RNA sequence: AGAGUUUGAUCAUGGCUCAGAUUGAACGCUGGCGGCAGGCCUAAUACAUGCAAGUCGAACGGUAACAGAGAAGAAGCUUGCUUCUUCUGCUGACGAGUGGCGGACGGGUGAGUAAGAUCUGGGAAACUGCCUGACAGAGGGGGACAACAACUGGAAACGGUUGCUAAUACCGCAUAUUACCCUGAGGGGGAAAGUCGCAAGACGCUGUCAGAUGUGCCCAGAUGGGAUUAGCUAGUUGGUGAGGUAAAGGCUCACCAAGGCGACGAUCUCUAGCUGGUCUGAGAGGAUGAUCAGCCACAUUGGGACUGAGACACGGCCCAGACUCCUACGGGAGGCAGCAGUAGGGAAUAUUGCACAAUGGAGGAAACUCUGAUGCAGCCAUGCCGCGUGUGUGAAGAAGGCCUUCGGGUUGUAAAGCACUUUCAGAGGGGAGGAUAAUGACGUUACCCUCAGAAGAAGCACCGGCUAACUCCGUGCCAGCAGCCGCGGUAAUACGGAGGGUGCAAGCGUUAAUCGGAAUAACUGGGCGUAAAGGGCAUGCAGGCGGUCAUGCAAGCAGGAUGUGAAACCCCCGGGCUUAACCUGGGAACUGCAUUCUGAACUACAUGGCUAGAGUAUUGCAGGGGGAGACGGAAUUCCAGGUGUAGCGGUGGAAUGCGUAGAUAUCUGGAAGAACACCAAAGGCGAAGGCAGUCUCCUGGGCAAAUACUGACGCUCAUAUGCGAAAGCGUGGGUAGCAAACAGGAUUAGAUACCCUGGUAGUCCACGCCGUAAACGAUGUCGAUUAGGAGCUUGAGCAAUAGCUUGGGUUUCGUAGCUAACGCAAUAAAUCGACCGCCUGGGGAGUACGGCCGCAAGGUUAAAACUCAAAUGAAUUGACGGGGGCCCGCACAAGCGGUGGAGCAUGUGGUUUAAUUCGAAGCAACGCGAAGAACCUUACCAAAUCUUGACAUCCCUCUGACCGGCGAGUAAUGUCGCCUUUCCUUCGGGACAGAGGAGACAGGUGGUGCAUGGUUGUCGUCAGCUCGUGUCGUGAGAUGUUGGGUUAAGUCCCGCAACGAGCGCAACCCUUAUCCUAAGUAGCCAGCAGUUCGGCCGGGCACUCUUGGGAGACUGCCAGGGAUAACCUGGAGGAAGGUGGGGAUGACGUCAAAUCAUCAUGCCCCUUAUGAUUUGGGCUACACACGUGCUACAAUGGCGUAAACAAAGAGAAGCGAGACCGCGAGGUGGAGCAAAUCUCAAAAAUAACGUCUCAGUUCGGACUGCAGGCUGCAACUCGCCUGCACGAAGCUGGAAUCGCUAGUAAUCGCGAAUCAGAAUGUCGCGGUGAAUACGUUCCCGGGUCUUGUACACACCGCCCGUCACACCAUGGGAGUCAGUAAUGCCCGAAGUCAGUGACCCAACCGAAAGGAGGGAGCUGCCGAAGGCAGGACCGAUAACUGGGGUGAAGUCGUAACAAGGUA
Repeated sequence: AGAGUUUGAUCAUGGCUCAGAUUGAACGCUGGCGGCAGGCCUAAUACAUGCAAGUCGAACGGUAACAGAGAAGAAGCUUGCUUCUUCUGCUGACGAGUGGCGGACGGGUGAGUAAGAUCUGGGAAACUGCCUGACAGAGGGGGACAACAACUGGAAACGGUUGCUAAUACCGCAUAUUACCCUGAGGGGGAAAGUCGCAAGACGCUGUCAGAUGUGCCCAGAUGGGAUUAGCUAGUUGGUGAGGUAAAGGCUCACCAAGGCGACGAUCUCUAGCUGGUCUGAGAGGAUGAUCAGCCACAUUGGGACUGAGACACGGCCCAGACUCCUACGGGAGGCAGCAGUAGGGAAUAUUGCACAAUGGAGGAAACUCUGAUGCAGCCAUGCCGCGUGUGUGAAGAAGGCCUUCGGGUUGUAAAGCACUUUCAGAGGGGAGGAUAAUGACGUUACCCUCAGAAGAAGCACCGGCUAACUCCGUGCCAGCAGCCGCGGUAAUACGGAGGGUGCAAGCGUUAAUCGGAAUAACUGGGCGUAAAGGGCAUGCAGGCGGUCAUGCAAGCAGGAUGUGAAACCCCCGGGCUUAACCUGGGAACUGCAUUCUGAACUACAUGGCUAGAGUAUUGCAGGGGGAGACGGAAUUCCAGGUGUAGCGGUGGAAUGCGUAGAUAUCUGGAAGAACACCAAAGGCGAAGGCAGUCUCCUGGGCAAAUACUGACGCUCAUAUGCGAAAGCGUGGGUAGCAAACAGGAUUAGAUACCCUGGUAGUCCACGCCGUAAACGAUGUCGAUUAGGAGCUUGAGCAAUAGCUUGGGUUUCGUAGCUAACGCAAUAAAUCGACCGCCUGGGGAGUACGGCCGCAAGGUUAAAACUCAAAUGAAUUGACGGGGGCCCGCACAAGCGGUGGAGCAUGUGGUUUAAUUCGAAGCAACGCGAAGAACCUUACCAAAUCUUGACAUCCCUCUGACCGGCGAGUAAUGUCGCCUUUCCUUCGGGACAGAGGAGACAGGUGGUGCAUGGUUGUCGUCAGCUCGUGUCGUGAGAUGUUGGGUUAAGUCCCGCAACGAGCGCAACCCUUAUCCUAAGUAGCCAGCAGUUCGGCCGGGCACUCUUGGGAGACUGCCAGGGAUAACCUGGAGGAAGGUGGGGAUGACGUCAAAUCAUCAUGCCCCUUAUGAUUUGGGCUACACACGUGCUACAAUGGCGUAAACAAAGAGAAGCGAGACCGCGAGGUGGAGCAAAUCUCAAAAAUAACGUCUCAGUUCGGACUGCAGGCUGCAACUCGCCUGCACGAAGCUGGAAUCGCUAGUAAUCGCGAAUCAGAAUGUCGCGGUGAAUACGUUCCCGGGUCUUGUACACACCGCCCGUCACACCAUGGGAGUCAGUAAUGCCCGAAGUCAGUGACCCAACCGAAAGGAGGGAGCUGCCGAAGGCAGGACCGAUAACUGGGGUGAAGUCGUAACAAGGUA
């Protein structure tokens, strides 16, 4: 310090997630030792049991217990001892009691409390036991009450009556001055205690002053959330007086006044103990408030007081409530949020331990007692820290495991082995300090010494990326993983296991939580044109900010000093435990607050000036600025009349509609309402919304020029107020046109739409509401500063047709700068300042609830649960568009001929079947693999048979073959014999072949073409596809390759931040067209000669032809066009002219295209079978559908007769001549030919003649019968051919659709491959031989540029809503149930206070009657709990209901994204 995740990729925005640190933790697995810490975060739930606050006999009366002493008695005997009994408080002591001090500390908990608290700093009107200092004093009396005793009530708790008694208990009197209190200032009131000691004295007592400590009170500031809580308050705010308190005070009361608080957030509500600190963070901050320390609050819940220095009191009291316990039912007892412990709750938190030895506390003069405070121990890896689980050596790199390319690698010096050591743990012994004299719970202490033995001591998580660490097996979208992205559908480094590795280590992971990263709430330190975000616009109070000069002041600000900021913690320097954690000394720090002194630049404040901001006055100017009234013409519609006749209207095309009752059209007249053509514009005005005929009246704002005046009067603006398009609402008018709703007609699968015909609200006016818009420049208002260029508009000056200068407004281009980019750019989105508004992931949702507004519609304010890992902006490259431009192609058009109809052939689908083997599937499957299924092929089916196998290699044994024949069986196969016997040799054997045997293995047309190689198709023979360097851009990328021309072409030229290059194009190759040359046999024959008339022969090679080599064509030449280019048009010459024709040749890539059945191949599967063999069957089935063909439907024809002209091929298990036989297929036979020689072989269309004469025919030939032929082991399923006979459909083919641009289409025949046989298919060959192309609007495909995009699996894309189903959270809901806090009324415990007190009473007075004084009792005010009432708020729940969200393959449509097909 960052990283992952939105995209095909990019930049940005923006969320989610991770790496770090931490914890009072918990859970899982594991666990050796020690030190130091920590340990109910939940039920402030309920508590059994024990302990946690007592002490003082030196305050007192005393003597229940214990001990002693003394006395008396008794017993035993050891005769002076022991024991027992009784007595004496005599002594030590001491139960209970009186009295004093302490139980207000210590210990616990965090329920309540948002201020009666806390923190920081101040303050005045107070008290303060014990402690310290000072002054003074303590004289003299009195009366009781406990204990105790007697009697007595009660189950108990606990009492009652009578009687006795002490005190440091209680009460008078005296004294008390100048000390204290009160006061009317004269005066009045008001204390005391002794005890111990022989004594000295000590400890106490009383009053007062002061200190210290502690406590109470007041003030300021700070210390949570919510405005969907905006008003709250009657003792309320203040005053006067009184009461009360330790003390100020409405603290309380009476009277008076009407105040007090609040947007700087009152009141209400939710949550919460506060702080020092702790965690985190660079810091600022954020979160937190366990342990330790300070403060507060509480003690079963609520209320109350008493005592006291201190309490409204955790282990005190009274009352009320709930709960628990005891009970004799009458009544009583209790309070662990003390320490242990129990139950419960919970994910979860310990021992009913030891000791007062230390520290501290209470009491005491002290000894001492008490102390679950505390010191220690126990339990727990809960945390932090330290140590150990060995060390060295050891390669045969052991065995085993795992992997493997089978070579090896790895585990791994790891182990074993050898040599050592003993920390820790264990055993034995010694032994501090805590303790200054004694006293040690801890304690088997720490620590030291000795002993034995490698001995007792390693796990957990992870290994796809982030993130260090990889392989195998299993599994097969299953099981599972997952923090995010995501993994798993048969080769998973992501699941589970293993081996190996990485990380940490007595721990390791997970979960939860906090901060960080997150600049993701931005003070430090963010934003708002398009990503979330500028209020619709203005006016303007509060608030915030504010020109210039001078003086003053000192609040802000700055500096110094002082006080405080507890200690602990953090940090620094030291010290102590072997080290560390830990403990400890000192310092710094505590960024704060307060007081005081000083300074005066800036801000504030005060005073006085100034004129540059702002404003006023004067003169002008422009304007659809606003309001009201009047007037005008054109058009539309309607009405009346005239002319006139059959249509009009409307659309893509129609129809509804109107019209013979006279429309439309046209003319005249009239009526009504609304809107104002041209001017008109990127133009003007207004704050925005908005504003347009003309004229008049009223009125707001702006600008210019020049002077004068005021003198900061300013800017912004929460709440507020006003304005605010359209639609809508109310009342009343108006209504020509237009036109939601509605009706009809079309369109359509449907059409509640788009189109058409009608048509009502409404649109218009007046008045009143509504208050919203993509109210947009998606850009708040104001001010200042910062290059320019070009317009428009409105002023002024100079000037005078130009033009220049200077203001206001407005539009556009553009530098710097800014921006994620697009873009903005003096009218900023630049650079600064002031103020306001708004944003913080997407959805849920601008929704629900609540409030406010509204007549309603609705508006405004405005959440949460839940859900996703994205949503979004700009730009890039593609792809796509029922976007555009340019261009090309038999793409259309123009033509010719077909297919689709018939019959048949063939392929496919479907169906059938035991099987109808498999594959191919739009173009680019379907006469395709298959260049040829009767058996074979053959992969399929049935039956039969074999199991190392039909085929390969290796091993062993045997044989010598092989082959042929015979008998079973359909065959495979099987049985039995017979016959015969190979080659080499070193004679051992070997080679070869066959048979048998064992196992390794063979075998598979079994699966996966989505694991692959290879091959192929397709876009497409389309002109494209890229790279290097440079440049531009943050980047993806762009440029080059775009542009202007041109081409068949990214072909070439020109231009250009590009310059070059590669794969493609073209050319090079083959063939064909012309010529030359060479060679002439089996080819040819012009001339010569012969001839059987056949190039047959001699001869020749001239020609044709053959096959070698050359030539030729290159826009080379000319003219015109073009830019003087590339190139185009035309021409000449030429066999051929602009690539001459044809072929081969197929860029980067696309389609997970095709093929595992050509072949090869990974993995999986079968192994007496999914392998192999055989026979028979099937692949040839047949209601049907489709593709591709053949033959036809006829006269441009059929038939017959006779006659011409090819090319290219093939031929030895072959082609097969002539001849003969047969009507023919064919047969017999075999000349010739391994072929320019022979054969197939006849070319056919054509032309000539004859016939047929438009018909289902002399067309057509299917189907069928009979008779034959050929091939073959075999033509039944299932071949081809021939003859005779039979003679079907079909008369040119619907929608639709295919091919073709010249030697092409069409038409005619010939050949070949495969092949025993079997083409209408396929591949070739030649013969005859057209028509048309204006042209590129349209259909299809392609190229290129551009544009839009929400697509990128790329339009076969994406995607919306209803409905149906499941689940989830939520709103409403007749209601129901619970809670909270108030209000009013009732009741009114305890208790303080007040009143009363006829009843009772010891202290004082007293003349003894009584008085003073006190009390019980009663009454009153207040008053907790309780009751009643109506509301408020909140929570839970509810039939039903609303929408929302989520969910691999549901339904209906197609709304959006392209002009998304109606933007």

The RNA shown here (small-subunit ribosomal RNA) has 1463 nucleotides and comes from a metagenome. Model confidence (mean pLDDT): 86 of 100.